Background: The prediction has a mean pLDDT of 88. A computed fold for a 350-nucleotide part of an RNA from an uncultured bacterium, annotated as small-subunit ribosomal RNA, central domain.
Context: one part of a larger RNA
RNA sequence: CUGGGCGUAAAGCGCGCGUAGGCGGUUUGUUAAGUCAGAUGUGAAAGCCCAUGGCUCAACCAUGGACGUGCAUUUGAAACUGGCAGACUUGAGUAUUGGAGGGGGUGGUGGAAUUCCCGGUGUAGAGGUGAAAUUCGUAGAUAUCGGGAGGAAUACCAGUGGCGAAGGCGGCUGACUGGCCAAAUACUGACGCUGAGGUGCGAAAGCGUGGGGAGCAAACAGGAUUAGAUACCCUGGUAGUCCACGCCGUAAACGAUGAGAACUAGGUGUUGGGUCUGUUUAUCGCUGCAGUGCCGCAGCUAACGCAUUAAGUUGACCGCCUGGGGAGUACGGUCGCAAGAUUAAAACUC
Repeated sequence: CUGGGCGUAAAGCGCGCGUAGGCGGUUUGUUAAGUCAGAUGUGAAAGCCCAUGGCUCAACCAUGGACGUGCAUUUGAAACUGGCAGACUUGAGUAUUGGAGGGGGUGGUGGAAUUCCCGGUGUAGAGGUGAAAUUCGUAGAUAUCGGGAGGAAUACCAGUGGCGAAGGCGGCUGACUGGCCAAAUACUGACGCUGAGGUGCGAAAGCGUGGGGAGCAAACAGGAUUAGAUACCCUGGUAGUCCACGCCGUAAACGAUGAGAACUAGGUGUUGGGUCUGUUUAUCGCUGCAGUGCCGCAGCUAACGCAUUAAGUUGACCGCCUGGGGAGUACGGUCGCAAGAUUAAAACUC
């Protein structure tokens, strides 16, 4: 000496569940597999190392010794790891009582608005823009009033507020259903953590079949702008957006920060539950828990910054990186209806 790393330089799988494996709380006894010590055997010769000797020296050579991390057998030790047997309650879980919530799938239902249709009033413009034009309108538009149809989204409340593993979730309401939090006890007794493969979920777009279609709107058409304008602006407008079922499996799927545990100054907001007392009935104060923000010490960092929600200090587990381009490409495999996804090089070049 026996790698270094992963917020932004290359690098955390988009997110769960979980198999093998790895790792694992306190304590008693036992065992002796790991571990440690002793002994014995073996560990060829040459070489290396030491001593002595032979060539006039040396290189070289000879003799003897030492070493030989290892393996096997055997005798012990019992702290630690493992095995076995027993015990424990702090990790984990169960029960009880409450609580918050856009968590999920499903049925019903409300109002506002847009569009369209019918009818009334009413008359020459309306619409749109930087300015216009395409466009609509005397076959009566725009505006306004009444009635009707249909689809989609749910103003205000609304909040670095809530819930969910992530994607994500927002009118009201019925039944169904998952998770979470707090407070007291009681119970089980390490039942735990992580997780290669595997399996499930997974925005938008896209695909298949059948519906639906108000608004919006890729493509497309026209009008403008411009040197041109396959754009930005305007008038239209089809897929799509919506529903059911089935695929796809990707995103700046981001906190660009894997999940879990322990420890390490504080201050200040906010959400949910609680305790205690003061206070004097409405909440304020105190204290402790679970989230979610801001500021900040030590420490860390290349800096920016992070800072009890760590990027600080630790130990266990998984994933990933190893100069730029070629390239997340080719070939092959797997998956897919396809689009493509996933796994994943090399030549060459700087």